Predicted 3D model of RNase P RNA and transfer RNA as a complex of 427 nucleotides. The coordinates come from a structure-prediction model, not an experiment, and the mean pLDDT is 76. Rfam match: Bacterial RNase P class A. Rfam's curators write: Ribonuclease P (RNase P) is a ubiquitous endoribonuclease, found in archaea, bacteria and eukarya as well as chloroplasts and mitochondria. Its family is annotated with ribonuclease P activity, dimeric ribonuclease P complex and tRNA processing in the Gene Ontology.
[in-house]
RNA sequence: GGUUGACCGGGUGAUCGCUCUCUGCUCCGGCAGAGGGAGGAAAGUCCGCCCUCCACAGGGUACGGUGCCGGCUAACAGCCGGGCGGAGUAAUCCGACGGAAAGCGCAACAGAGAGGUAUAUUGCCCAGCAGUGGGCGAGGGUGAAACGGUGGCGUAAGAGACCACCAGCGCGGGCAGUAAUGUCGGCGGCUAGGCAAACCCCACCGGGAGCAAGGCCAAGCAGGUGCAUUGGGGCGACCCGUCCCGUAAAAAGCAUCGGGUGUGCUGCUUGAGUUCAUCUGGUAACGGAUGGAACAGAUAGAUGAUCGCCACCUCGCAAGAGGUACAGAAGGCGGCUUAUAGGUCGUAACCUAGA
RNA sequence: GGGCGUAUAGCUCAAUGGUAGAGCAGUGGCCUUUUAAGCCAUUUGUUUUGGGUUCGAGUCCCAAUACGCUCA
Numbered sequence: 001g002g003u004u005g006a007c008c009g010g011g012u013g014a015u016c017g018c019u020c021u022c023u024g025c026u027c028c029g030g031c032a033g034a035g036g037g038a039g040g041a042a043a044g045u046c047c048g049c050c051c052u053c054c055a056c057a058g059g060g061u062a063c064g065g066u067g068c069c070g071g072c073u074a075a076c077a078g079c080c081g082g083g084c085g086g087a088g089u090a091a092u093c094c095g096a097c098g099g100a101a102a103g104c105g106c107a108a109c110a111g112a113g114a115g116g117u118a119u120a121u122u123g124c125c126c127a128g129c130a131g132u133g134g135g136c137g138a139g140g141g142u143g144a145a146a147c148g149g150u151g152g153c154g155u156a157a158g159a160g161a162c163c164a165c166c167a168g169c170g171c172g173g174g175c176a177g178u179a180a181u182g183u184c185g186g187c188g189g190c191u192a193g194g195c196a197a198a199c200c201c202c203a204c205c206g207g208g209a210g211c212a213a214g215g216c217c218a219a220g221c222a223g224g225u226g227c228a229u230u231g232g233g234g235c236g237a238c239c240c241g242u243c244c245c246g247u248a249a250a251a252a253g254c255a256u257c258g259g260g261u262g263u264g265c266u267g268c269u270u271g272a273g274u275u276c277a278u279c280u281g282g283u284a285a286c287g288g289a290u291g292g293a294a295c296a297g298a299u300a301g302a303u304g305a306u307c308g309c310c311a312c313c314u315c316g317c318a319a320g321a322g323g324u325a326c327a328g329a330a331g332g333c334g335g336c337u338u339a340u341a342g343g344u345c346g347u348a349a350c351c352u353a354g355a
Numbered sequence: 356g357g358g359c360g361u362a363u364a365g366c367u368c369a370a371u372g373g374u375a376g377a378g379c380a381g382u383g384g385c386c387u388u389u390u391a392a393g394c395c396a397u398u399u400g401u402u403u404u405g406g407g408u409u410c411g412a413g414u415c416c417c418a419a420u421a422c423g424c425u426c427a
Stems, first nucleotide, its partner, number of pairs: 001351004005345004010310007018037008039326001043337002046335005051210004058240004063206005068082005083097001084095004098201002103199001105195002122139001123136005148166005167191001169188003173184004214266003223257005231245005274293008311324005356426007365379004373410001381397005403419005
């Protein structure tokens, strides 16, 4: 000089309030006592699940998602370890990281030419007095990108036209590794470009909707429309398949358009749980065993206010004054992402340079 | 609380991944005694913000912000 990440995120006491649970009392209105009462992100709703309903959910297409390998996990697009690629001297960091010799395409401007065994402005060479004709693709130039690189041989000039080495490609093999992959030989042809976070192809995964799901109770209102054999409806894209209704009646049923009522109870919070200690398997993520601890549940929405002391910050000579980040549960859980003043571990570990 | 959508000039809207445009409005000029109308010219913009993919992004992907719709 640089790289790496875990934790905390005001403390305490008193008083007055709010909400939930339990116990007791009650004149059934409540009252008293004891106890619990926001977060690391409760947020965004971006993923994955649990749970609930649609018929326990079948086949195909469409649509969407994922995309190196192995492991962890209830599951995942998450996490851990490894491979490859990129940045960096390094520590370390980053990566949506299958396929472009299947198809269909795109590449503005510039440039001679932008994908086709393409192209020739300048240029090089040959012939000719010249107009011009023929050969070439090495040099210059344009561009984000120009069709292998270096050296030689060769030639009129040149060129994988040929040769050696190197890079890249295809096929096939040995060794190491679970694998991704790495490494070492061989053979072939002789250059195959970029974009898939456009379409597309390949492999794998996904039925849909969501607690305003769904269930129960009470009260209240006004019904209308559609539904037959080539029927109606459902399986929330379509087809198949299948299920239900129905048989001449719209009574029941289903669908749909309305009307009414209320914001009641449940779902609701103890769950694949969280966390601590010890032992233990594993490099790790994570798993197993034993023991301990605490763990909100509102329904217009509680979790607050005031004062004292202390901590920190700002202002002030001082007395003192002001402030304490981001933010706030709404069925639950695991992740990701985003916001976050200040502080602790920490004179930390590691890398590089110098003394 | 759950599920969706939109954002481009002052306003309303366009724009196959290839120099962001149109109408209205604004400004200046012409016309008119003046205004309006008309005619001519012209300014408009970090395409809501920040990243990524790509040679190149208003457009494709991710995140954020603001606004709107819907569900007993």